């Protein structure tokens, strides 16, 4: 300069057209003499942007930006 790949809640993650799935986390409530474990609930993401297709888009399709790796 070419070319691929990734990008979802504090973090990790699943999900190749039907308004996001699990796990850590924080919070609370039983459970204890008190902790811890364990159990119950609840908090907390509209999906990196920005367009386009579509009745419908995290999902396809192009640009960007960020990060990885190949080649030159």
């Nucleotide at each position: 300069g070419g070319c691929u790949c990734a990008u979802u809640g504090g973090u990790c993650u699943a999900g190749u057209g039907g308004u996001a799935u699990g796990a850590u986390u924080c919070u609370u409530g039983c459970u204890u003499g008190g902790g811890g474990u364990g159990u119950a609930a609840g908090a907390g993401g509209c999906a990196c942007u920005g367009g386009g297709u579509u009745c419908a888009a995290a999902u396809c399709c192009c640009g960007g930006a960020u990060g990885g790796g190949c080649c030159c």